[in-house]
């Protein structure tokens, strides 16, 4: 460094202020928020291995010189540089993938039933569904940078909910750490 098993911990934010109304964090004005991995022309830091630049010294080869010698390829050492590089951290709600929610069927288990190709529930893994972007700038290039303006957000409850309450002290993409095995 690769591959693999197990364990532990972590793993979602948000209605200021006002209007109407008997009642709204649900409507209207306005405010606020953005899971995880990737990509990315983001931003920051460090390094000096290759690269580039500068300096010192050497220069048996090459060029010049009658010559002493001078210049240079090149070598060694030192210093510096960064979108040529290396390392570390960071970088998209609306680009790709993915999780939660929802749906389907499969397997296994449980309950009900006299019984079945039955009904219900649970777990596992599989499949499906699944929200949203334009514009100006810079530039070789923008889906990501900078400016501007937009847009989106499961289900149940309730005066119609991204923000309240609930399923959920759940699940979870994954992140970090530890232990072991083999090569």
């Nucleotide at each position: 460094g690769c591959u693999u098993u197990c364990c532990u911990u972590c793993g979602g934010g948000g209605u200021c202020g006002g209007g109407u109304g008997a009642a709204a964090g649900u409507c209207c004005c306005a405010a606020c928020c953005g899971g995880c991995g990737g990509u990315g022309a983001u931003c920051g830091g460090a390094g000096c291995g290759a690269g580039c630049c500068g300096g010192a010294c050497a220069a048996a080869a090459c060029g010049g010189g009658c010559a002493a010698c001078c210049g240079u390829a090149u070598g060694u050492c030192c210093g510096g540089c960064g979108c040529u590089c290396u390392c570390c951290g960071u970088c998209a709600g609306u680009c790709c993938g993915u999780g939660a929610c929802c749906c389907g069927g499969a397997u296994u288990g449980a309950a009900c039933g006299a019984a079945u190709u039955g009904u219900u529930c649970a777990a596992u893994g599989c499949g499906g569904u699944g929200g949203a972007c334009c514009u100006g700038g810079u530039g070789a290039a923008a889906a990501u940078c900078c400016g501007g303006g937009a847009c989106c957000g499961a289900c149940a409850g309730u005066a119609u909910a991204g923000u309240c309450u609930g399923g959920a002290u759940g699940g979870g993409a994954g992140a970090a750490g530890g232990a072991g095995g083999a090569g």
Predicted 3D model of a 183-nucleotide RNA (FMN riboswitch aptamer (RFN element)) from Paenibacillus oryzae.
It matches the Rfam family "FMN riboswitch aptamer (RFN element)". Rfam's curators write: The RFN element is a highly conserved domain that is found frequently in the 5'-untranslated regions of prokaryotic mRNAs that encode for flavin mononucleotide (FMN) biosynthesis and transport proteins.
RNAcentral holds the sequence, with entries from Rfam and Ribocentre.
The same sequence occurs in records of 2 taxa.